Context: one part of a larger RNA
RNA sequence: CGUUGGAAAUUUGCGGGGAACUGACACUAGUACGAGAGGACCGUGUUGGACAGACCACUGGUAAACCGGUUGUCGCGCCAGCGGCAUAGCCGGGUAUCUACGUCUGGAAAAGGAUAAGCGCUGAAAGCAUCUAAGUGCGAAGCCGGCCCCAAGAUUAGAUUUCCUAAAAGGGAGGUUGCAGACGACGACCUUGAUAGGCUGCAGGUGUAAAGGCAGUAAUGUCAUAGCCAAGCAGUACUAAUAUCCCGAAA
Numbered sequence: 001c002g003u004u005g006g007a008a009a010u011u012u013g014c015g016g017g018g019a020a021c022u023g024a025c026a027c028u029a030g031u032a033c034g035a036g037a038g039g040a041c042c043g044u045g046u047u048g049g050a051c052a053g054a055c056c057a058c059u060g061g062u063a064a065a066c067c068g069g070u071u072g073u074c075g076c077g078c079c080a081g082c083g084g085c086a087u088a089g090c091c092g093g094g095u096a097u098c099u100a101c102g103u104c105u106g107g108a109a110a111a112g113g114a115u116a117a118g119c120g121c122u123g124a125a126a127g128c129a130u131c132u133a134a135g136u137g138c139g140a141a142g143c144c145g146g147c148c149c150c151a152a153g154a155u156u157a158g159a160u161u162u163c164c165u166a167a168a169a170g171g172g173a174g175g176u177u178g179c180a181g182a183c184g185a186c187g188a189c190c191u192u193g194a195u196a197g198g199c200u201g202c203a204g205g206u207g208u209a210a211a212g213g214c215a216g217u218a219a220u221g222u223c224a225u226a227g228c229c230a231a232g233c234a235g236u237a238c239u240a241a242u243a244u245c246c247c248g249a250a251a
Base pairs, nucleotide, nucleotide: 001153005164006163007162008161009160010159011158015150016149017148018147021049022048023047024046025045026044027043033038051106052105053104054103055102059100060099061098066093067092068091069090070089071086072085073084074083075082076081112144113143118138119137120136121135170247171246172245173244174190175189176188177187178186195240196239197238198236199235200234201233202232204229205228206227212223213222214221215220
């Protein structure tokens, strides 16, 4: 821009894409078969591998914004206590997130349609015969479907529901933002408000802060599950989402 008034939702599916794999074991059955040794088809069930998709409750990984330990050195006048630098100095843990090594799911099959080779029915041309010429039935791991995804620019531009008749419905800008994201886009919210920050509580992490008392010559222990804390979950208008502008109609 189009789809012939403008919108907001919900859809149909023309068409396109994806998937399509396979082992072992058990039963049938030590049956059929076979002198024996051996040992099935068909059918049913169980459990794996690789692959694919999704997810983070579990198990792990990650986590330079969390906590702790510790070495050297410099600084805060000194002690104590802290801070800087040294690969994040090194080391031990670790929430959210993202993840696989983790978890869940999938392939299949059946039904259906049209067929191939092939097998037929009826049946003439050709009084017979003939599956074929008219007509008609069956028949494959194959074809179309069936499963999943996209999909009306499918210009053949479809359908349904609701809203608006006026600067309306609706949309955009602006702002607070998200597990959405390169930017657009998409989602939430904008005081009739929990959108983000802050604060409070909780979960969770680290592992018992400093100062002081007590015990010990001291290191240290203890009073003390402390102290500190990111992204998590809630609550709470304290802060910021103010005010407002633009677009938007009948060939």
Large-subunit ribosomal RNA, domain VI from a Dysgonamonadaceae bacterium, 251 nucleotides, folded computationally. NCBI's taxonomy places the organism under Bacteria, Pseudomonadati, Bacteroidia, Bacteroidales, Dysgonomonadaceae.